[in-house]
Context: one part of a larger RNA
C1' cells in the first nucleotide's frame, strides 16, 4: 500500500429487533443428488447450482441407447472427367421405416441456318464438407455476484531517496466523493443525481368504433341529436425547500407550518463505475489449438431423458366453521385473436359436439372475474373437513396417447387434527387472500414463468447482539 483481527470510533441496509404470513411434518407436482438401466444425453453445485439453460421431452425435438443403413455425403465452393431418354416423376418386388431396386412417363436456357459447342442438372473423382467431440484454466461476446454499495481514477503541483502519500483526510450534512467551510493544494474523468418511460392533478386539442347529463321519438330495447362528463392520446402547465417560523457559522442544510391532487428523491421502472470470483457458458452463436473421417458425421425405426429402497431444493393442496356445499346477486384490469378469436340457437349430467353471426378488433370475439354480499343446509366429527390412490364409462388433439397427453361422469376415498432442531420472505396499496391473460404451444404433464387488476393489514422501542456493506483510524511474523 492493501488484506485481516472473537480492535477501537461513525454510519448504513427487513441485518436484528417489533410484527404478519410461511418452510421444516403429510399427499402431491417439479428440479438435484444417490442408485438402476443398453441409455436413464449434457451442463449449472455455498451466498451467486436445485419450477436453473428448458417460454411446452409421446414421434419430432434430441444431442443418449439398441437396431437397419449411406459414405464428396443432410448442407456449401472450386476443379477435372464423363453423361442424352439427361434432369424430374416414379410402378413392381424387398424392407419397420431408411436405403436398395429400377419398368413406365418424360422436359429446360444461351450462341449458331445447321453439324456442333456452353451452361444447368446428373454420374465418377480430386479439393473437400460435417462433429451438440476436447479444452470457458487459450478466447470473443453475454451473464451472475459484490451492489445501485458510493466509491474508483487522472493531469498538473508539492512532499517523500523510493514504494507512494496529498487532492479523496479534517468540522458539519446528505440517500450520495449531495452539498458547505476549513486546509499544499488547483481542476478534471468514469460513478451519484438529474435528462427518458410510467403513475398521481389539471389544461388545450380531438370525439369515434368511445360517453350518455340533456332534447326528441318508442310501451320497452334503442335510435337520432349532442362531445358536457367518463375515456382515448397528442402537446402544455404542475413541485423549487419556491413561501412562512424556528435551529444551525450570515453556509450547506435540518425541524415544523401553509397553500396544494402530489412536499422535500412524490411512488414505480429502465439506467449497474474501477474492478473482484482464473465465477458461468466451446450445448445460442463467434473463434485459437487438438481429435475423428466407410465415422466422434448423415439417414431411419424402436426405446431412453417420464426407471425408483433412498436424501435435499423450490411450490401446489390441505389438516376446516373468519369453514364446506347448494341458490340468487354485484364490481376489474392488462392482454391475445384470420392454417385464429368465435356468439346467439340446438344435443349431451358433463368433458364436448352440431352449427357458424360477427371481429384483420376502443365496433366482433375469448369472457363466467374471483374472494365479497343477500339466503339456506352442516354443528366441531377424520366430518357434508381434506383430496391422493384405484376400478369403469366417456371427451378432446394428434399419422399415433402401451411405455408416457389432458379433460370430464360415477364409484372409491389415502395420508393430513397447524408441523422438532432449524429456517424464509415482507415497512403501504405492501405482507396476505382472491381470481384474470399472455408467451412457448396440435395437445399437453402449467401447481412453473412473466404481467395484471380486486379486498387489504400488522409492527418498527431502539441499533447491545447475528449477517453484509461505506468512512477514518490502530496492530500484524500475511501478500
Nucleotide at each position: 500500500u492493501g488484506a485481516c483481527g472473537g480492535g477501537g470510533g461513525c454510519c448504513c441496509g427487513c441485518a436484528c429487533a417489533a410484527g404478519c404470513g410461511g418452510u421444516g411434518g403429510a399427499g402431491c407436482a417439479u428440479g438435484u443428488g444417490g442408485u438402476u438401466c443398453a441409455a436413464u444425453u449434457c451442463g449449472a453445485c455455498g451466498c451467486u447450482a436445485c419450477g436453473c439453460g428448458a417460454a411446452g421431452a409421446a414421434c419430432c425435438u434430441u444431442a443418449c441407447c439398441a437396431a437397419g443403413g449411406c459414405u464428396u455425403g443432410a448442407c456449401a465452393u472450386a476443379c477435372u472427367a464423363g453423361u442424352a431418354g439427361u434432369a424430374g416423376u416414379g410402378a413392381a418386388c424387398u424392407g419397420a421405416a431408411a436405403g436398395g431396386g429400377g419398368a413406365a412417363c418424360g422436359a429446360c436456357c444461351c450462341c449458331g441456318c445447321a453439324a456442333g459447342g456452353g451452361g444447368a442438372g446428373c454420374u465418377a473423382g480430386u479439393a473437400c464438407a460435417g462433429g451438440u467431440g476436447c479444452u470457458g484454466c487459450a478466447u470473443g461476446g453475454u451473464u451472475g455476484u459484490c451492489g445501485u454499495c458510493a466509491g474508483c481514477u487522472c493531469g498538473u503541483g508539492u512532499c517523500g531517496u523510493g514504494a507512494g502519500a496529498u487532492g479523496u483526510u479534517g468540522g458539519g450534512u446528505u440517500a450520495a466523493g449531495u452539498c458547505c467551510c476549513g486546509c499544499a493544494a488547483c481542476g478534471a474523468g468514469c460513478g451519484c443525481a438529474a435528462c427518458c418511460a410510467u403513475u398521481a392533478c389539471u389544461c388545450u386539442u380531438a370525439g369515434u368504433u368511445g360517453c350518455u347529463a340533456c332534447u326528441u321519438c318508442g310501451a320497452a330495447a334503442g335510435a337520432a341529436g349532442g362531445c358536457a362528463c367518463u375515456c382515448u392520446a397528442a402537446g402544455g402547465g404542475g413541485a423549487c425547500u419556491g413561501c412562512c417560523u424556528c435551529c444551525g457559522u450570515u453556509g450547506a442544510g435540518g425541524a415544523g407550518g401553509a397553500g396544494g391532487a402530489a412536499g422535500g428523491u412524490g411512488g414505480u421502472g429502465a439506467u449497474g463505475a474501477c474492478g473482484u470470483c482464473a465465477a458461468a457458458u466451446c450445448a445460442g452463436u463467434a473463434c485459437g489449438g487438438c481429435c475423428c473421417u466407410u465415422a466422434u458425421g448423415c439417414c431411419u425405426u424402436c426405446g431412453g431423458c417420464u426407471a425408483c429402497a433412498c436424501a435435499c431444493g423450490u411450490g401446489c393442496u390441505a389438516c376446516a366453521a373468519u369453514g364446506g356445499c347448494c341458490g340468487g346477486u354485484a364490481c376489474a384490469a392488462a392482454g391475445a385473436g384470420u392454417u385464429g378469436c368465435a356468439a346467439g340457437a340446438c344435443c349431451g349430467c358433463a368433458a364436448g359436439g352440431u352449427g357458424g353471426a360477427g371481429c384483420u378488433a376502443a365496433u366482433c370475439u375469448c369472457a363466467a372475474a374471483a374472494a365479497a354480499c343477500c339466503g339456506g343446509c352442516c354443528c366441531c366429527a377424520g366430518u357434508u373437513c381434506a383430496g391422493a390412490u384405484u376400478g369403469c364409462a366417456g371427451g378432446c388433439u394428434g399419422c399415433a396417447a402401451u411405455u408416457u397427453g389432458c379433460c370430464u361422469g360415477c364409484a372409491u376415498g389415502a395420508a393430513g387434527u397447524c408441523g422438532g432442531a432449524a429456517u424464509c420472505g415482507c415497512u403501504a396499496g405492501u405482507a396476505a387472500g382472491c381470481g384474470c391473460g399472455g408467451a412457448u404451444c396440435a395437445g399437453c404433464c402449467a401447481c412453473g414463468c412473466c404481467g395484471c387488476g380486486c379486498u387489504g393489514a400488522a409492527u418498527a422501542c431502539g441499533u447491545u447482539c447475528c449477517c453484509g456493506g461505506g468512512c477514518c483510524u490502530u496492530g500484524u511474523a500475511c501478500a
This is a predicted structure of a 479-nucleotide part of an RNA (small-subunit ribosomal RNA, 3' major domain) from an uncultured Omnitrophica bacterium.
Its mean pLDDT, the model's own confidence on a scale to 100, is 84.
The RNAcentral record of the full RNA draws on ENA and SILVA.
It matches the Rfam family "Bacterial small subunit ribosomal RNA". Gene Ontology terms of the family: ribosome and structural constituent of ribosome.